This is a predicted structure of a 72-nucleotide RNA (transfer RNA) from a Prevotellaceae bacterium. It was read from a public genome assembly.
RNA sequence: GCCUCCUUAGCUCAGCGGUAGAGCAGCUCAUUCGUAACGAGCAGGUCGCCGGUUCAAAUCCGGCAGGAGGCU
Numbered sequence: 001g002c003c004u005c006c007u008u009a010g011c012u013c014a015g016c017g018g019u020a021g022a023g024c025a026g027c028u029c030a031u032u033c034g035u036a037a038c039g040a041g042c043a044g045g046u047c048g049c050c051g052g053u054u055c056a057a058a059u060c061c062g063g064c065a066g067g068a069g070g071c072u
Base pairs, nucleotide, nucleotide: 001071002070003069004068005067006066007065010024011023012022013021018055026042027041028040029039048064049063050062051061052060
């Protein structure tokens, strides 16, 4: 220098055009003599950034940034 893949909640990851979800972690409540576990609920996201396409973009296209791998 070139090619491929990844970037979504604090963490691990779903979601592949129609208003973004799970598990764990956190908080509250319930339960218990008490703690843990179990149960119920709540909060937590400019979907890496900038443009484009579209009635509508996390999703499709281009560029950039960061990460992983490969080729030379």
It matches the Rfam family "tRNA". It is annotated as a transfer RNA.